[in-house]
RNA sequence: CGAGUCGGCCAGACCAUCGCUGUGUCCCUUGCGGGCAUGGAGGAAAGUCCGGGCUCCACAGGGCAGGGCGCCAGGUAACGCCUGGGGGGCGCGAGCCCACGGAAAGUGCCACAGAAAACAUACCGCCUACGUCCGCAAGGACCGGUAAGGGUGAAAAGGUGCGGUAAGAGCGCACCGCGAACGCUGGUAACAGCGUCGGCAGGGAAAACCCCGUCCGGAGCAAGACCAAAUAGGGGGACAUCGAUGCGGCCCGCAGAGUCCCCGGGUAGGUUGCUCGAGCCGCGUGGUGACACGCGGCCCAGAUGAAUGAUGGUCCUCGACAGAACCCGGCUUAUCGGCUGACUCGACUU
Numbered sequence: 001c002g003a004g005u006c007g008g009c010c011a012g013a014c015c016a017u018c019g020c021u022g023u024g025u026c027c028c029u030u031g032c033g034g035g036c037a038u039g040g041a042g043g044a045a046a047g048u049c050c051g052g053g054c055u056c057c058a059c060a061g062g063g064c065a066g067g068g069c070g071c072c073a074g075g076u077a078a079c080g081c082c083u084g085g086g087g088g089g090c091g092c093g094a095g096c097c098c099a100c101g102g103a104a105a106g107u108g109c110c111a112c113a114g115a116a117a118a119c120a121u122a123c124c125g126c127c128u129a130c131g132u133c134c135g136c137a138a139g140g141a142c143c144g145g146u147a148a149g150g151g152u153g154a155a156a157a158g159g160u161g162c163g164g165u166a167a168g169a170g171c172g173c174a175c176c177g178c179g180a181a182c183g184c185u186g187g188u189a190a191c192a193g194c195g196u197c198g199g200c201a202g203g204g205a206a207a208a209c210c211c212c213g214u215c216c217g218g219a220g221c222a223a224g225a226c227c228a229a230a231u232a233g234g235g236g237g238a239c240a241u242c243g244a245u246g247c248g249g250c251c252c253g254c255a256g257a258g259u260c261c262c263c264g265g266g267u268a269g270g271u272u273g274c275u276c277g278a279g280c281c282g283c284g285u286g287g288u289g290a291c292a293c294g295c296g297g298c299c300c301a302g303a304u305g306a307a308u309g310a311u312g313g314u315c316c317u318c319g320a321c322a323g324a325a326c327c328c329g330g331c332u333u334a335u336c337g338g339c340u341g342a343c344u345c346g347a348c349u350u
Base pairs, nucleotide, nucleotide: 001346002345003344004343005342006341007340008339009338010337012315013314014313015312016311017310018309020040021039022038023037024036025035026034027033028031042321046332047331049330050329051328052327053326054220055219056218057217066216067215068214069213070212071085072084073083074082075081086100087098088097089096090095101211102210106209107208109204110203123150124149125146126145127144131142132141133140134139158176159175160174161173162172163171177200178198179197181196182195183194184193185192186191224272225271226270227269234263235262236261237260238259239258245255246254247253279298280297281296282295283294284293285292286291316319
C1' cells in the first nucleotide's frame, strides 16, 4: 500500500423567533391563566417471537393433555439469550456456520430407475470343484456355487492390499474404518488419546409419528386500585294509614303502594398504576470471558385525541431506516454515510 475478519461508537451541525408538552417556582383577575427556569424519542422506540418484573384470578400434593427446549460447563431475575469449551462443516488465515438426545423401543415412509430400498436379493456376468446323466475322449446337460466386475439409483450390507479359491467371499491376515465390549491416561464435563477384544452388529430420515430428559397454572396496564354525578333499581329506619291491590269471602297476619332520612354496589367522568430503575457514567478489584463486587458521581420523555414541531439564517461530505404508550433483559428484521480499535493474508521498502 492492497485485500479481508471481528468488535465499539455517531446518526447533519450551530444560531434566532414562534408554538406543543412534563416538572419546579413566582404572580394575579383562581383561569388548567401568565412569567421565569428546566426536561422532552431510538439504535432499532419496529415485529410482538422468547424470558422476567408488576397486577388480578386459580391452586394440598401428584398425574393426564398441550406446548417449548435438547453436546458440556458457566453467567443471569430468567430465557429459546450470552460467554467459554467439545464435536462436525467451510476458509491459506483472522474467523464464520450448525434443529448437535435416541433409527439394535415400536409403527410408518424412501418418488423414478433397479434383481433388490432392508426378514435382503441376483438382471448382465464369473465358476463347473463336489453330485447325477450323456459321451471313447475333448466336452455338454442338469443340480448348483458366487457377489469380485458391469448396470440402476441420492443411497446397494465396510475400504485398500496380500493370501486363498473352481470362481468368489472377513473365508484368513495387515492397515484404515466400525462398537450397546473392556481397560488405562488427561479433562469438572462434553470429549480426546492409547491399548486390548469382537470379523463386524450395521442404509437414510426423528424439519414422520414417536421415545427419553427437562421446563411451563391462566390472563394481562383496556392488568389492578381509589373517588364518584344524573337516571333506574336494591337494603335499612321513621311517620301516616289500613284508604288502592293480592293471599276464594271475612277477621288477624303477611306482601305492598306514599313522604322523609341513611347505607352500599355500579355507569359517565376523574385520580392512580406511571416511571428511581435487575438504571446510567467513571474508576478500581476478581474472572480467559459472559459477568460480579466495591467506591464516587448523576436523574435521563411520561402524553391520554395523545406533546417532541414550524419558519428564517450560516456551513458541509446535502443527511438512511424510522416515532415512546406499564417497565426491563434478549432475539429478529430495516438502515445514507462516517469515525475508531484489534487481528489476518499478500506485495514492497528499510